[in-house]
Molecule: c-di-GMP-I riboswitch aptamer
Organism: Paenibacillus validus NBRC 15382
Formats: sequence, structure tokens, C1' cells
RNA sequence: UAGGAAAAAUGGCAAACCAGAUCGAAAGGCUGGGACGCAAAGCCACGGGUCUUCUGCACUAUUGCAAUGAUCGCCGGGUUACCCUC
Repeated sequence: UAGGAAAAAUGGCAAACCAGAUCGAAAGGCUGGGACGCAAAGCCACGGGUCUUCUGCACUAUUGCAAUGAUCGCCGGGUUACCCUC
């Protein structure tokens, strides 16, 4: 420097769910509890997917379409990194 088939240590993260006199139009985020899992479940919305529609457009419409919003614990890509083995 590169790699991760198996194993170990110190630690780390934290799904569902619950609570909030937390932010948001919503999706969702945040804080506390929680413990399904995770070797990048660290970071970046770059590509695809998915969710939402304040707003915009179309419409007879209560309908439809569209991210600039959200998700990196959906997948891919980029980037950084602890310990151990080869």
C1' cells in the first nucleotide's frame, strides 16, 4: 500500500416500539428510553429506487403530475478510518 475467508480484543452505532410543553406543510429529522441488527449501520444525495407535496402546473374535481424536501439501516458509487489475520 492492497485485500477480508475465518477468529479475537477495546470500544462504537442503534431498527421496531415508547415518551417529548423539539423542528418541519408532509415525508422525515432531533432529544431521552429501547436493543432488531450492523465491520464502515462513519461521512457525501453523485446515479438508480422509495417516501412526501408547502408550492407549481394540469383539471369539473376532494384527482393527476413534478423535488427544490426526505431516506446513505434500499442498492450502487465516491471518500476517510480502529484492532487483528494473510